[in-house]
Context: one part of a larger RNA
RNA sequence: CUCUCUCUAAGGAACUCGGCAAAAUAACUCCGUAACUUCGGGAGAAGGAGUGCCUUCUUUAAGAAGGUUGCAAUAACAAGAUCCAAGCAACUGUUUAUCAAAAACACAGGUCUCUGCGAAGUCGUAAGACGACGUAUAGGGUCUGACGCCUGCCCGGUGCCGGAAGGUUAAGGGGAGUUGUUAGGGGUAACCCGAAGCGGCGAACCGAAGCCCCGGUAAACGGCGGCCGUAACAAUAACGGUCCUAAGGUAGCGAAAUUCCUUGUCGGGUAAGUUCCGACCUGCACGAAUGGCGUAACGACAUCCCCGCUGUCUCGGCCAGAGACUCA
Numbered sequence: 001c002u003c004u005c006u007c008u009a010a011g012g013a014a015c016u017c018g019g020c021a022a023a024a025u026a027a028c029u030c031c032g033u034a035a036c037u038u039c040g041g042g043a044g045a046a047g048g049a050g051u052g053c054c055u056u057c058u059u060u061a062a063g064a065a066g067g068u069u070g071c072a073a074u075a076a077c078a079a080g081a082u083c084c085a086a087g088c089a090a091c092u093g094u095u096u097a098u099c100a101a102a103a104a105c106a107c108a109g110g111u112c113u114c115u116g117c118g119a120a121g122u123c124g125u126a127a128g129a130c131g132a133c134g135u136a137u138a139g140g141g142u143c144u145g146a147c148g149c150c151u152g153c154c155c156g157g158u159g160c161c162g163g164a165a166g167g168u169u170a171a172g173g174g175g176a177g178u179u180g181u182u183a184g185g186g187g188u189a190a191c192c193c194g195a196a197g198c199g200g201c202g203a204a205c206c207g208a209a210g211c212c213c214c215g216g217u218a219a220a221c222g223g224c225g226g227c228c229g230u231a232a233c234a235a236u237a238a239c240g241g242u243c244c245u246a247a248g249g250u251a252g253c254g255a256a257a258u259u260c261c262u263u264g265u266c267g268g269g270u271a272a273g274u275u276c277c278g279a280c281c282u283g284c285a286c287g288a289a290u291g292g293c294g295u296a297a298c299g300a301c302a303u304c305c306c307c308g309c310u311g312u313c314u315c316g317g318c319c320a321g322a323g324a325c326u327c328a
Stems, first nucleotide, its partner, number of pairs: 001323004007317002010314002014312001019309001027051005036041001038146001052068006069073001085303001087301001088299001093105002109144002112141004121130003147294004152224003157221002159217005166212003172206002177201005184193003225243005252286001253283001264280005
């Protein structure tokens, strides 16, 4: 010097990204206990007192009274630190075996949709099986995610559902026509014509779903404007004009897990605060089941503050053990 451990004057987070680590709290009995709340909780809230031994009494009690030792009586060991505020997720759970335990997943609850039973869906070439020895208060799928208050506008695009008049449209049907072959006929010949049959090609016309078309549907995928002017100071614009759109963002929230400019501005807390809390709204680029806003309880989650506490630090020091080092 390294590791593990004991103690430490005065101070007490000045350390540090951050109280990381350590210290502190701690058992039992009694007293006492706030906001808030879904009335269950919160709560062991917080905060305070007692605890050994002996004698007596008694309702034999985690009783009372009296006495008594020590610095100290849950005398060792073992055994919550607490509070304030706000974010996210309701909660208990689940997860990256081997760098992530979370705000991610799940969840009860909500919604839409499919499925009438040989169900839909899934596995399998099939037989068959699961679904289910179930039957729409059932089963499959999607999204959301307790609870409370709510969930606005847009169906133009894409999807899905319904419609079937019209347009388009395959195989197939159909067969106008055209063509090959040639019995025969013509011709001196080359060659020409050419019935029937058998073949090739083949127009019109008929011909389903789909698509076009007509409607519906957003807790389907998704989307939810711009410019200019205007009030008796100024500023602002309830108001007006105009362009575009399928419709132009409602309630609520808002520098936010979202705000670039930005350490926005104001207020609070500090002597001093890029974080934090409360407001404002100029929302680069919140917004309503890709849910919006709240919310008691809960959290090895993330943030801020206070109290207690401490070798985290000012700033080091001492002790013990194991290494390191020297010798063997």